[in-house]
Context: one part of a larger RNA
Molecule: small-subunit ribosomal RNA, central domain
Organism: freshwater metagenome
RNA sequence: UUGGGCGUAAAGGGUUUGUAGGCGGUUAAAAUUCUUAAAUAUUAAAUCUUAAAGUAACAUUUAAAAAAUAUUUAAUACAUUUUAGCUUGAGUAUAACAAAGGAUUGUGAAUAGAAUUUUAUAAUAUAAGGGUGAAAUCUGAUUAUUUAUAAAGGAAUGCCAAUAGCGAAGGCAAUUAUCUUGGUUAUAACUGACGUUGAGAAACGAAAGCAUAGGGAUCAAAGAGGAUUAGAUACCCUAGUAGUCUAUGCUGUCAAAGAUGAAUGCUAAUAUUUAGGCGUUUUGCUUAGAUUUACAGUUAACACGUUAAGCAUUCCGCCUGGGGAGUACGAUCGCAAGGUUGGAACUC
Numbered sequence: 001u002u003g004g005g006c007g008u009a010a011a012g013g014g015u016u017u018g019u020a021g022g023c024g025g026u027u028a029a030a031a032u033u034c035u036u037a038a039a040u041a042u043u044a045a046a047u048c049u050u051a052a053a054g055u056a057a058c059a060u061u062u063a064a065a066a067a068a069u070a071u072u073u074a075a076u077a078c079a080u081u082u083u084a085g086c087u088u089g090a091g092u093a094u095a096a097c098a099a100a101g102g103a104u105u106g107u108g109a110a111u112a113g114a115a116u117u118u119u120a121u122a123a124u125a126u127a128a129g130g131g132u133g134a135a136a137u138c139u140g141a142u143u144a145u146u147u148a149u150a151a152a153g154g155a156a157u158g159c160c161a162a163u164a165g166c167g168a169a170g171g172c173a174a175u176u177a178u179c180u181u182g183g184u185u186a187u188a189a190c191u192g193a194c195g196u197u198g199a200g201a202a203a204c205g206a207a208a209g210c211a212u213a214g215g216g217a218u219c220a221a222a223g224a225g226g227a228u229u230a231g232a233u234a235c236c237c238u239a240g241u242a243g244u245c246u247a248u249g250c251u252g253u254c255a256a257a258g259a260u261g262a263a264u265g266c267u268a269a270u271a272u273u274u275a276g277g278c279g280u281u282u283u284g285c286u287u288a289g290a291u292u293u294a295c296a297g298u299u300a301a302c303a304c305g306u307u308a309a310g311c312a313u314u315c316c317g318c319c320u321g322g323g324g325a326g327u328a329c330g331a332u333c334g335c336a337a338g339g340u341u342g343g344a345a346c347u348c
Base pairs, nucleotide, nucleotide: 004319005318006317007302008301012316014204015203016202017201021197022196023195025086026085027084028083029082030081031080033079035075036074037073038072039071040070041069042068043067049064050063051062052061053060089194090191091190092189093187094186095185096184097183101180102179103178104177109176110175111174112157117152118151119150120149121148122147123146128139129138165172166171209250210249211248212247213246214245219243224238225237226236261315262314263313264312265311266310269293271291272290273289274288275287276286277285278284297304298303321348322347323346330341331340332339333338
């Protein structure tokens, strides 16, 4: 609760698509549903409001008004509906452009070079190596560490690299190939409002986790050992299993952040930058992004400031003292872990 808010105080849903619903460009004509005005009727009385009379006072008396509903008549600016149009919103077409946008499934699409690890052979040499603040556990006379060559295997892609780019968000970086989404610019050719938001719903959704089958180099929860310490279930060290990788399912969460919902219009300038276009090609203009200052304005302040937290409109979500508590119960989803929805008593 006809009120005020949501960057940081409580509060923007993780993101998108989209159903119902809400809202909706412009011209003309018609309708008159809405709307506005008038008239009539009804809405018991009391009450409520106003006016008058009376009273010591009132729950007294009288009258009116207001409001609602229905019918009739009139009006036609807005809204609505119907018809016919328009091109600025939206979409399509043509041409051009940029980009770490996405995917590839059994001959792991085809490949690449560094590095780590392991194994083999050889060399040289002999007792160390490794690690730390210092050490020790650990490895090493079954010849390690080191060097060279060869092989195996998995994961990740140095420099380029940026305040850069792309994507709805999560996110995306070696090269090539194939398939594919979206975007920008120019033309103003086509359609002609086809738009916007979006309850429910659907899809996507980091990491960790779960299931099955593979894979297993590195790193590394757990657990183990060595140290440190009063203790050390830690920080440091040694090795190390799940996991980390792939495929197919599930999970559906995060400081999922710009802590800022989406869309549209308007409102000084400055500097840098990405992709285009135009130009008098040496500065300029312009469209779409990214970033830095900053006027007006806003803000409790910090700050925001054409990528708004300014000025407005439309729609959705959410908030209402701290704790109890994102808990209990119920419902629902999930293999489970748990997720979603979501209180109260009590207490300060």